This is a predicted structure of a 76-nucleotide RNA (transfer RNA) from a Pseudomonadota bacterium. The coordinates come from a structure-prediction model, not an experiment, and the mean pLDDT is 80. Lineage of the source: Bacteria > Pseudomonadati > Pseudomonadota. Rfam family: tRNA. By type it is a transfer RNA.
[in-house]
RNA sequence: GGGCCCGUAGCUCAGGGGUUAGAGCCGGUGGCUUAUAUCCACCUGGUCGCUGGUUCAAAUCCAGCCGGGCCUACCA
Numbered sequence: 001g002g003g004c005c006c007g008u009a010g011c012u013c014a015g016g017g018g019u020u021a022g023a024g025c026c027g028g029u030g031g032c033u034u035a036u037a038u039c040c041a042c043c044u045g046g047u048c049g050c051u052g053g054u055u056c057a058a059a060u061c062c063a064g065c066c067g068g069g070c071c072u073a074c075c076a
Stems, first nucleotide, its partner, number of pairs: 001072007010025004018056001027043005049065005
């Protein structure tokens, strides 16, 4: 240089045009317990990487850029 994949909560990820953007873990509060842990209930937490485009409507489709990962590069 070329090809492919990924970027969504503090972390791991789901969601692939329209319902209020979700789960688990972490954290907080309460319950339970003599107490702690476990367990149960609730709560907090998001400019969906950035910019533009398509659309009545974009996390989702398209383009460019940024970041991360994998494969590939001449001869033998």